[in-house]
RNA sequence: AUUUCAUGCAGAGUGGUUGAGGGACGAGCCCUUUGACGCCACGACAACCGGACAGAACAAACGCGUACCGGUGUCAACUCUCUCCUGGAGGACCGAAAGGUCACAGGGUACAUGAGAU
Numbered sequence: 001a002u003u004u005c006a007u008g009c010a011g012a013g014u015g016g017u018u019g020a021g022g023g024a025c026g027a028g029c030c031c032u033u034u035g036a037c038g039c040c041a042c043g044a045c046a047a048c049c050g051g052a053c054a055g056a057a058c059a060a061a062c063g064c065g066u067a068c069c070g071g072u073g074u075c076a077a078c079u080c081u082c083u084c085c086u087g088g089a090g091g092a093c094c095g096a097a098a099g100g101u102c103a104c105a106g107g108g109u110a111c112a113u114g115a116g117a118u
Stems, first nucleotide, its partner, number of pairs: 001118008013042005021031003026082003043075003048071004052066002055062001079110001084107004091102004
C1' cells in the first nucleotide's frame, strides 16, 4: 500500500505546556482566548488481540464471563448530521386532486478501530 472479517445509538478527564485553531474531505452545524489542535503526566472507559482465572468429570474445541498481566484503541455532540440507492403502509407538511416533500426504516459508499492475509 492493497485486501478480508468484525465493530461503530453504550461508556470514560483532570492537571501541566503551548497559543489559534479544531471536529478526515465538501456542505451544514458545532466546539474554541471561560484557552482549540498538538505534546507530556496521571487517571478513566472498553473488552478487539495474546496470556491467566473461572465455566462442565478429564481432554480438545468453543462461545459466555472476570478486567488480574501484556498489546492496541478510546475519553464533546450516534462515525456530530447529510450527500448515493430502496421503501416511505401508518405519521407530519404542501396540494382541489393526481401527487410531491420530510420525518423515519433498510442498504451502499467513505471513514475510524481491532484482528488476519498478500
Predicted 3D model of a 118-nucleotide RNA (SAM riboswitch aptamer (S box leader)) from Granulicella tundricola MP5ACTX9. NCBI's taxonomy places the organism under Bacteria, Terriglobia, Acidobacteriaceae, Granulicella, Granulicella tundricola. RNAcentral records the identical sequence in 2 taxa. The prediction has a mean pLDDT of 79.